[in-house]
RNA sequence: AGAGUCAGCCGAACAGCCGCUGUUUCAUCCUCGGAUGAAAUGGAGGAAAGUCCGGGCUCCGCAGGGCAGGGUGCCAGGUAACGCCUGGGAGACGCGAGUCUACGGAAAGUGCCACAGAAAAUAUACCGCCUGACCAUGCAUGCAUGGUCGGGUAAGGGUGAAAUGGUGCGGUAAGAGCGCACCGCGCUGCUGGCAACAGCAGUGGCAGGGUAAACCCCACCCGGAGCAAGAUCAAAUAGGGGAACAGAUGCGUGGCCCGCGCAGUUCCCGGGUAGAUCGCUUGAGCUGCAGGGUGACCUGCAGCCCAGAUGAAUGGCUGUUCCAGACAGAACCCGGCUUACAGGCUGACUCUUUUU
Numbered sequence: 001a002g003a004g005u006c007a008g009c010c011g012a013a014c015a016g017c018c019g020c021u022g023u024u025u026c027a028u029c030c031u032c033g034g035a036u037g038a039a040a041u042g043g044a045g046g047a048a049a050g051u052c053c054g055g056g057c058u059c060c061g062c063a064g065g066g067c068a069g070g071g072u073g074c075c076a077g078g079u080a081a082c083g084c085c086u087g088g089g090a091g092a093c094g095c096g097a098g099u100c101u102a103c104g105g106a107a108a109g110u111g112c113c114a115c116a117g118a119a120a121a122u123a124u125a126c127c128g129c130c131u132g133a134c135c136a137u138g139c140a141u142g143c144a145u146g147g148u149c150g151g152g153u154a155a156g157g158g159u160g161a162a163a164u165g166g167u168g169c170g171g172u173a174a175g176a177g178c179g180c181a182c183c184g185c186g187c188u189g190c191u192g193g194c195a196a197c198a199g200c201a202g203u204g205g206c207a208g209g210g211u212a213a214a215c216c217c218c219a220c221c222c223g224g225a226g227c228a229a230g231a232u233c234a235a236a237u238a239g240g241g242g243a244a245c246a247g248a249u250g251c252g253u254g255g256c257c258c259g260c261g262c263a264g265u266u267c268c269c270g271g272g273u274a275g276a277u278c279g280c281u282u283g284a285g286c287u288g289c290a291g292g293g294u295g296a297c298c299u300g301c302a303g304c305c306c307a308g309a310u311g312a313a314u315g316g317c318u319g320u321u322c323c324a325g326a327c328a329g330a331a332c333c334c335g336g337c338u339u340a341c342a343g344g345c346u347g348a349c350u351c352u353u354u355u356u
Base pairs, nucleotide, nucleotide: 001352002351003350004349005348006347007346008345009344010343012321013320014319015318016317017316018315020043021042022041023040024039025038026037027036028035029034045327049338050337052336053335054334055333056332057226058225059224060223064258065257066256067255069222070221071220072219073218074088075087076086077085078084089103090101091100092099093098104217105216109215110214111211112210113209126157127156128153129152130151131150132149133148134147135146136145137144138143139142165183166182167181168180169179170178184206185204186203187202188201189200190199191198192197230278231277232276233275240269241268242267243266244265245264249263250262251261252260285304286303287302288301289300290299291298292297
């Protein structure tokens, strides 16, 4: 100097004028609900998006048990909890810093592995290799070649993603874990580690592979509905009409069964009202410092209050600065994950080249 990896941050600013909205104070009016004016002060995000997970909160259910169903899937921690985060292990990728993983089980069972190939499981023989018998030919008394039938073989070749452990040596009629050495695999033991696992030693010629993001098995977890939840006040009606079931029934917040509770329940037609308030923002909150921990995070002390709209609030104009103005607007709240993002800033680490 270039190229990368990981993590964090900003994401228009300032001033003036007019306009919108919450809270507080004061004043006026008042139909006692509130309205108006002034002053002070606050007013969209790192993702508010997706609605994918987990909860807080509200309501229902004697809130119990089981089945079906659903979710997660290496180990250990963190957390209110999680399918999230942190650290470690294994596997794969990368020269590396690092990144990714839908990562329990194929010796419980079932299914699938197209095409090609002899053959993809009740394993087999296409080209081959070896050998016995017979026949033919040639040379010549035994050999060579070819053909037919039989036996042995899976080391060589071919097909394929994958061919029944791999490489080498020996052995054999030719071959083969047939035997041996090393590697792989199974079993046993020891050592390290909380563990997942790793290493070492011994032993066995050794059950043909893959696939569970196929069914399945195993371990752990799971009530439901949702702020349009729910609560209070007000208003209004036609306390209408019809049908079905009815205690062996009906209803009771996913389905089915048992239990438990209640005594009516369900469907159709028609009519009336629908306004206000609460829930609603002080939170598993944020910031700073100190301590503990590899880390996620935890503990202690101090400080701060940071939107609550409801047909939906922050807009318009002017001036200046500037490298740029992207993705994009809360609607009960919070912790995550995923996706989008113009431009800019910072730190650590890796690789290449050059100079000293």
Bacterial RNase P class A from a Gammaproteobacteria bacterium, 356 nucleotides, folded computationally. It was read from a public genome assembly, where an Rfam model found it. Its mean pLDDT, the model's own confidence on a scale to 100, is 78.